[in-house]
Order: sequence, then C1' cells, then structure tokens
RNA sequence: CUCUUAUCAAGAGUGGCAGAGGGACUAGGCCCUAUGAAGCCCGGCAACCAGCAAAUCUAUUUUGUUAAGGUGCCAAAUCCUACAGGUGAUCAUUUUCAUCUGAUAGAUAAGAG
Repeated sequence: CUCUUAUCAAGAGUGGCAGAGGGACUAGGCCCUAUGAAGCCCGGCAACCAGCAAAUCUAUUUUGUUAAGGUGCCAAAUCCUACAGGUGAUCAUUUUCAUCUGAUAGAUAAGAG
C1' cells in the first nucleotide's frame, strides 16, 4: 500500500510545558480556540486483540467479568452536507425544504497478501 471482517449517536481533565491555530482530504456550511489551538508529558476512557467464568444450536457462537500488556480514543453522530433511492410538504414542471435508508469516502481494530 491492497484485500477481508467488525465497529463508528456511549465514555474519558478546573493538571503541567507550550503559544496560534484546529475540526482527515476538496467544496459548502456550522463550530472550537489567548477563559489558551496544534504538539509533548502526566492523567483518564473504552474493551478490538488478550485472560477468566457461564451458557449453548458445538460455532471464526453468545453473555458476563478483569484491565497487567499491544493498539486506539478523550468538543459537537465520522460535527453536518456532497452520490442514489423512499416518504412528506411546497412549487407547478420539476424547484425548494424536511426526514429516512443505502452507497462512496474516512477512522480504528483484527486477520491475510
């Protein structure tokens, strides 16, 4: 880097250093930020990998539990929209708005190449 599978509306700081940006990319919107952004340290959350227990249709199963280790995460749904379709309203010839579902893209984990 590519592929497969799963998850993505929960949760997590009145700390220290630092000093201007940040919310993945493009566009639009909307936000956060000197009452301190990014980054680093400490702290914390969670339970993907892992351990233990139970159930069971015996399966790459389910449920519960633990948190030492490998990751991950710690504003807002992955902040929202973009593509396709459904429904409702509006308009009157296809316009606008709302909402739902799916796809795409992305993030993370585990596995394979």